[in-house]
Context: one part of a larger RNA
RNA sequence: CGCUGGCGGCGUGCCUAACACAUGCAAGUCGAACGAGAAAGUCUCCGCAAGGGGAUUAGUAAAGUGGCGAACGGGUGAGUAACACGUAGCUAACCUGCCCUCGAGUGGGGGAUAACUUGGGGAAACCUGGGCUAAUACCGCAUAACAUCCCGGUGACGCAGGUCACUAGGAUCAAAGGCCUUGCAAGGGCCACUGGAGGAGGGGGCUGCGGCCGAUUAGCUAGUUGGUGAGGUGAUGGCCCACCAAGGCAAUGAUCGGUAGCCGGCCUGAGAGGGCGCACGGCCACACUGGCACUGAAACACGGGCCAGACUCCUACGGGAGGCAGCAGUGGGGAAUUUUGCACAAUGCCCGAAAGGGUGAUGCAGCAACGCCGCGUGAGGGAUGAAGGCCUUCGGGUCGUAAACCUCUUUCGAUCGGGAAAAAUGGGCUGGUGAAGAGCCAGUUCUGAUGGUACCGGAUGAAGAAGCCCCGGCUAACUACGUGCCAGCAGCCGCGGUAAUACGUAGGGGGCGAGCGUUGUUC
Numbered sequence: 001c002g003c004u005g006g007c008g009g010c011g012u013g014c015c016u017a018a019c020a021c022a023u024g025c026a027a028g029u030c031g032a033a034c035g036a037g038a039a040a041g042u043c044u045c046c047g048c049a050a051g052g053g054g055a056u057u058a059g060u061a062a063a064g065u066g067g068c069g070a071a072c073g074g075g076u077g078a079g080u081a082a083c084a085c086g087u088a089g090c091u092a093a094c095c096u097g098c099c100c101u102c103g104a105g106u107g108g109g110g111g112a113u114a115a116c117u118u119g120g121g122g123a124a125a126c127c128u129g130g131g132c133u134a135a136u137a138c139c140g141c142a143u144a145a146c147a148u149c150c151c152g153g154u155g156a157c158g159c160a161g162g163u164c165a166c167u168a169g170g171a172u173c174a175a176a177g178g179c180c181u182u183g184c185a186a187g188g189g190c191c192a193c194u195g196g197a198g199g200a201g202g203g204g205g206c207u208g209c210g211g212c213c214g215a216u217u218a219g220c221u222a223g224u225u226g227g228u229g230a231g232g233u234g235a236u237g238g239c240c241c242a243c244c245a246a247g248g249c250a251a252u253g254a255u256c257g258g259u260a261g262c263c264g265g266c267c268u269g270a271g272a273g274g275g276c277g278c279a280c281g282g283c284c285a286c287a288c289u290g291g292c293a294c295u296g297a298a299a300c301a302c303g304g305g306c307c308a309g310a311c312u313c314c315u316a317c318g319g320g321a322g323g324c325a326g327c328a329g330u331g332g333g334g335a336a337u338u339u340u341g342c343a344c345a346a347u348g349c350c351c352g353a354a355a356g357g358g359u360g361a362u363g364c365a366g367c368a369a370c371g372c373c374g375c376g377u378g379a380g381g382g383a384u385g386a387a388g389g390c391c392u393u394c395g396g397g398u399c400g401u402a403a404a405c406c407u408c409u410u411u412c413g414a415u416c417g418g419g420a421a422a423a424a425u426g427g428g429c430u431g432g433u434g435a436a437g438a439g440c441c442a443g444u445u446c447u448g449a450u451g452g453u454a455c456c457g458g459a460u461g462a463a464g465a466a467g468c469c470c471c472g473g474c475u476a477a478c479u480a481c482g483u484g485c486c487a488g489c490a491g492c493c494g495c496g497g498u499a500a501u502a503c504g505u506a507g508g509g510g511g512c513g514a515g516c517g518u519u520g521u522u523c
Stems, first nucleotide, its partner, number of pairs: 001517003006375006012368002014333001019331003023328003028068003033065002041056006075286003085210007094203003099199004104194002107141001109139002116131006147172004152167006177191005212258003219249003224246006231239001261283004265276004288309005311322004339365001341364003347361001348359004378408004388399004412464001415458004422450001426446008467512005472493003478507005488495002
């Protein structure tokens, strides 16, 4: 792709344009860090009315400062032939937020700023001046160590420029509060905070070895190879820079060109091999194209920033906005690949003391015979071997127990009813223990997207469910008619020119079966 198509389970689903993208969603959360703080509506008061005041809404919404997260999770395979990956090591050259263990500390001050308010500019995006204010935001001071640096001493160890342990002296560096208990305070508890030592998990760097093609690519190289010094980094190093030397790589294939993400694995094969790297898992790289840094424990950061470029959009023409290789979806390309679905109930992740909030991760559903597996389309009986078809030597043979007919069954589907597990070690409340509102234990109650699904039962009735390819040899399965080197078949050999088992149709037969053939691809 052609013909055909009943059900279910589990998977899989842009291999092409890393082409361009409308729309919605995909990263938030904390009021127990902080200062502020609405409106509609309702009730009520004053008022003729318009309207105004108060209470509630509500310390709620929306926003701001601050903290943590946003570097995870999710996508893609463009680039990359490289310490990118795999494997085995090294780091005496390193870092590590949150978490765990140990031990020490948290004293006393200061100045701002957003929100807000009030001006101004702009079409907008937004920008800007004045004034007020808080903090776990920011900044000095104190305290100061097994921390860092300087200068010494002793010992141990190492392949090593050195490393480790103990120790005298000097210099430098820290912090923040919130909540609960109590009438307040004091005290206590919980969560935070600061510096230090160790751990766990995570990461950076270096090395040996390993895995493509081309010699119709034979020479390549100036930061190039090494040294000294200085810079930079968490850290080694031409990583960068100055100076000095002239080296370094290559037929065991340098350089150049082509192709390609790598692996666990997957397919095939008796194996050795050969091919592949879709789904799932690990690592890497990328995020419109190119470059750059900022913040931070970690980024040179897919849904952060800046610059340049291409493209698209808005504009009052001055100027602005954007990045689906997240989930759906659209156009385009293509032989070809799905819903703009439901839910945070579970698992996990982020935030929070918690309640809880968020999560297109995830759990599910939808579509597609795209794949694998399972089931069904009935079972038993039934010969006057019916009718009919086909063949015939005209006797008959065959389709064929096949059908009819009789007796049964009811899977699956459709229909009616019942109806889960996944949910607790989770949350709330109560009680016990306890100093405790900690922890533990018990009771009770709440929580399901999937789904009225799975599953179970009732009723009905063989009732709703079979096709496709082939039959010359290879290769399992043969006759008749039509055609007459025509029409056609064909994987190879080859069939067809008047009796064609090879073309077309029919009957019969063979093979597979909700699939069967064909084409492509791999072994």

This is a predicted structure of a 523-nucleotide part of an RNA (small-subunit ribosomal RNA, 5' domain) from a metagenome. It matches the Rfam family "Bacterial small subunit ribosomal RNA". RNAcentral holds the full RNA, with entries from SILVA.